[in-house]
Context: one part of a larger RNA
């Protein structure tokens, strides 16, 4: 010097990206326990007290070494004295939850999930494997099965069918070959014509299908703002919500709280570069080895190092 373990006066996160690591707490009995809430939970919430040993006695019991109690005595700094054995609280984000995952750098906000929704499917079904036989679904039958999306629950899910796609209809138009009809006197090749399937055109429907959801002026008796009006324009011009956001460029937005000091956090405002409604919107108790911030307790993280034990490295033999 390295590794592992331990102790440390005073301070107590000043260390650091960050309390990472360590420390604190811990068992049992009694008391007590908030907001919120889906009334289950939250909850061991938080917080407080007790805890050893000896002697005598009571209750319980058929009887008790057990258990529950009462009184007295007694030792310690300390009585779950060893081992074992939750630190706690507040606010927010995401995901409802238990679960699953990158065997060997990622456990998560990703996947799944109950629930909701759309499409197909009447059974020799739809879907899938196979060249076929045959098989799965299924020894099932629409309260079933298959495929796609959202993702508990609560309140909701706006407008647009012009584009892409799907479905239905269609008197009509278009629409190939074969076949049919005509044809250069006959035959063949060739030429011409009518008819016609799907499809397309045309008409309509469907957005929890793919997708999309404007601009410019003026205007109220201070000013500002603009309920209102005009205008261009679209298929329709973003509704309810939420909003500097896991989304905001400008940006360390502005204000407030938090600090001595805050590029942080939270609450508001919000003209949103480029939010927005099942690629779901907004809330939400409980849950989480998730993420951010703060407080209490606690500590060698630090001020600032010291010492101890063991094992190495190393030195000498």
């Nucleotide at each position: 010097c390295c590794g592992u373990g331990g102790u440390u006066a005073g301070g107590g996160a000043a260390a650091u990206c960050g309390g990472c690591a360590a420390a604190u707490u811990a068992g049992u009995g009694g008391c007590g326990u908030a907001a919120g809430u889906u009334u289950u939970c939250g909850a061991c919430a938080a917080g407080c007290c007790a805890u050893g040993u000896c002697u005598g006695c009571g209750c319980c019991u058929g009887g008790u070494a057990a258990g529950c109690g009462c009184a007295g005595a007694u030792g310690u700094c300390a009585c779950u004295a060893g081992c074992a054995a939750g630190g706690g609280g507040a606010c927010a984000a995401c995901g409802a939850c238990u679960g699953u995952u990158u065997a060997u750098c990622a456990a998560a906000a990703a996947c799944a999930c109950a629930a909701c929704u759309c499409a197909c499917c009447g059974c020799a079904a739809a879907g899938c494997c196979g060249g076929a036989a045959g098989g799965c679904u299924u020894a099932g039958u629409a309260c079933a099965g298959u495929g796609g999306g959202u993702g508990a629950c609560g309140c909701c899910u706006g407008c647009u069918c012009a584009c892409c796609g799907c479905c239905a209809g269609u008197a009509c138009g278009u629409g190939a070959a074969c076949g049919c009809c005509c044809u250069u006197u006959u035959c063949a090749a060739g030429g011409g014509g009518a008819a016609u399937a799907a499809g397309c055109g045309c008409u309509g429907g469907c957005a929890a299908a793919g997708a999309g959801c404007g601009g410019g002026a003026g205007u109220a008796a201070c000013u500002c703002u603009g309920a209102c009006u005009c205008u261009c324009u679209u298929g329709a011009g973003g509704u309810a919500g939420c909003g500097u956001a896991a989304u905001a460029c400008c940006u360390c937005g502005u204000c407030a709280c938090u600090u001595a000091a805050u590029a942080g956090g939270u609450g508001a405002c919000u003209u949103g570069c480029a939010u927005g409604a099942a690629g779901g919107g907004c809330g939400u108790a409980a849950c989480g080895a998730u993420u951010g911030u703060c407080c209490c307790a606690c500590u060698g993280u630090c001020c600032c190092a010291a010492c101890c034990a063991c094992g190495g490295a190393c030195c000498u033999g």
Source information:
Large-subunit ribosomal RNA, domain IV from a Candidatus Micrarchaeota archaeon, 317 nucleotides, folded computationally. Its Rfam family is "Archaeal large subunit ribosomal RNA". Rfam 15.1 lists 2,955 matches to the family in 1,139 species. The family is grouped with related families in Rfam's "LSU clan". The prediction has a mean pLDDT of 86. It was read from a public genome assembly.